[in-house]
Context: one part of a larger RNA
Molecule: small-subunit ribosomal RNA, 5' domain
Organism: uncultured bacterium
């Protein structure tokens, strides 16, 4: 000098930041991922309408809409944590002629004609429940054949160009394989195949990135080859066979510790230390394992199995996973509210209106830090009273300090006014290009908030402490104590005149803080 700090004493305000460093310990409760009726059959509940009525009500999806269900997209993002990992995990620089990429942009070519189911609804059954089973019936942009095939994939053989070895690209030929979905208010929104782009991801490689040699040998899928399986793709990634290799004092193997980087702290620098907040990457989601779905996961709020733990049970069987936001217990020196809003920014779905969003934006708590402001200003000597010291009728000091006079009102209290953050969306109108976009105009929407800020009135009014004073080190006397009580970072003080202990007066340093402790340079 620094800190995600803690502790002691003290404390007026504001702005901006930060806030479980310990038990990746266990979690009550609420919320954190939905959306689309312009895909579908339908219709529980609500509102409207209609029909019947014995006036109790019953019926009709007809309309607004819509629970549950089928279907689509999303749930792989966003948010959390740092347990594991010494590694192509990270950083940096390359390569993929060994790769994939939903949504988006652009270009090209298409969408013909059929089929069988299933959830829901209805009927029945089992169970305490979770849930499950049987029958009948029904739809789709759900599912499955058939047709078509420019380009795509594949097999065969050919020409040209190029390269980095395997090869790549372009052109033309023959055979084979694989598509589609409609909705409707007629505006559009979608669908299939292929090329290119964009974005994201995967893989490989060079260099680099802790400690210990009181760790010296390690390794059988091990190292390489052939053939195959598998993958989006290369590869012992996996399998069979063949060979006997491969790594290592330029530190293999083992052990211990640890997420990495941008950066942060310190330092003149070189260096040393750290990796909290913010950004990028990685890993994980009660512990271990596995795959399914999907463009993408081996998936925090999905599935299955095993384990530990907790809960329900009718004892047969079931349910759960806060390292999301709040919050609770525990641990600890120690770390906050079971708050508000989707107004802005962003995300998901939707044609849109809109819905969802503990992301985000705000508010609450905490001197935890940084910065700013204030606690008054000017005058005022009888140098007052009181305190303390003293060489004591006196003097010194506290000290212009107070009183007193004049002034100001930051702040405070009261009253009044009062923002920015909002850009636009749908719709309407106009213009341009020329049938759906762009631009212009108009046109809802503010949580925070009656907040910030501004003005008026009042009145010095509401606001100072903490540590130290032997030397290092700025600041000295008196009293008490008497190697006691105590102090102390080091040297050291204290045994009767203690500037070092305790108190008082005074002084010094910093100041809404000041000291102590811990850690780093």
């Nucleotide at each position: 000098g620094a800190u995600g700090a803690a502790c002691g004493c003290u404390a007026g305000c504001g702005g901006c930041a930060g806030g479980c460093u310990u038990a990746a310990c266990a979690c009550a409760u609420g919320c954190a991922a939905g959306u689309c009726g312009a895909g579908g059959g339908g219709c529980a509940g609500c509102g409207g309408g209609g029909u019947c009525u014995u006036c109790g009500g019953a019926c009709c999806g007809c309309c607004g809409g819509c629970g549950a269900c089928c279907g689509g997209c999303g749930c792989a993002c966003g948010g959390g944590u740092g347990a594991g990992u010494a590694a192509c995990a990270g950083g940096u620089a390359u390569g993929c002629a060994a790769u994939c990429u939903a949504c988006c942009g652009u270009c090209a070519a298409c969408a013909g004609g059929g089929g069988g189911a299933u959830a829901g609804c209805c009927c029945g059954a089992a169970g305490a429940a979770a849930u499950u089973c049987g029958g009948a019936u029904u739809a789709a942009c759900a599912c499955c054949g058939c047709a078509u095939a420019a380009g795509a994939c594949u097999a065969c053989a050919g020409u040209g160009u190029g390269g980095c070895a395997u090869c790549a690209c372009a052109c033309a030929g023959u055979g084979g394989u694989a598509a589609a979905a409609u909705a409707u208010u007629u505006a559009u929104a979608g669908g299939u195949u292929g090329g290119c782009g964009a974005u994201g991801a995967g893989c490989a490689u060079g260099c680099u990135u802790a400690u210990c040699a009181u760790u010296a040998g390690g390794u059988a899928g091990u190292u390489g080859g052939u053939a195959g399986a598998g993958u989006a793709a290369c590869g012992g990634c996996c399998u069979a066979c063949c060979a006997a290799g491969c790594c290592g004092a330029c530190g293999a193997u083992g052990a211990u510790u640890a997420g990495g980087g941008g950066u942060u702290c310190u330092g003149a620098g070189a260096g040393g230390a750290a990796g909290g907040u913010c950004c990028c990457c990685c890993a994980c989601a009660c512990u271990g394992g596995u795959a399914c779905u999907g463009a993408g996961a081996c998936a925090c709020g999905g599935a299955c199995c095993a384990g530990a733990c907790u809960c329900c049970u009718a004892c047969g069987g079931g349910a759960g996973g806060c390292a999301g936001c709040a919050g609770u217990g525990a641990g600890g020196a120690a770390u906050a509210u079971u708050g508000g809003u989707c107004a802005a920014u962003g995300g998901g779905c939707g044609a849109g209106a809109g819905c969802c969003u503990g992301a985000a934006c705000c508010a609450g708590c905490c001197a935890u830090g940084c910065c700013g402001c204030g606690u008054g200003a000017a005058g005022g000597a009888a140098g007052a009273c009181g305190g303390c010291c003293u060489u004591a009728u006196g003097g010194g000091u506290u000290g212009u300090a107070a009183a007193c006079u004049u002034c100001u009102u930051u702040u405070g209290u009261a009253c009044g006014g009062g923002a920015a953050c909002a850009a636009u969306a749908a719709g309407c109108a106009a213009u341009a290009c020329g049938u759906g976009u762009a631009u212009u105009g108009u046109g809802a929407u503010g949580c925070g908030c009656g907040u910030a800020c501004c003005g008026u009135a009042c009145g010095a009014a509401u606001a100072a402490g903490c540590a130290u004073c032997g030397g290092c080190u700025a600041a000295c006397u008196c009293c008490g104590u008497g190697c006691c009580a105590g102090c102390a970072g080091c040297c050291g003080c204290g045994g009767u005149a203690a500037u070092a202990c305790g108190g008082a007066g005074g002084a010094u340093g910093c100041g809404a803080g000041c000291g102590u402790u811990a850690u780093c340079c």